Notes: This is a predicted structure of a 69-nucleotide RNA (transfer RNA) from Ceracris versicolor. RNAcentral records the identical sequence in 2 taxa. The sequence is in RNAcentral, with records from ENA. Its Rfam family is "tRNA". By type it is a transfer RNA.
RNA sequence: AGUUAAUUAGCUUAAGAAAGCAUAUGUUUUGAAAACAUAAAAUUAGAAGUUCAAUUCUUCUAUUAACUU
Repeated sequence: AGUUAAUUAGCUUAAGAAAGCAUAUGUUUUGAAAACAUAAAAUUAGAAGUUCAAUUCUUCUAUUAACUU
C1' cells in the first nucleotide's frame, strides 16, 4: 500500500429492539450470599444516499482482527 470481515445496553448474542449475565431498589437474613419481584440502561461506531419503510442495501470516515506485498 492492497483485500476481506466485524462494530447493537457495562459484557456476550438475537432481531420483530429482545434475551442471558452484570447493575440499582425492595422482600428474605444478625449480616452477607443465593432465591424471588421490580426498574433503569441502545439516537444499532459516525455521516450521507436508496426505499413508503433501513440494525439489515450502497458510499465515505474511524477503530479492531486476519491475509498478501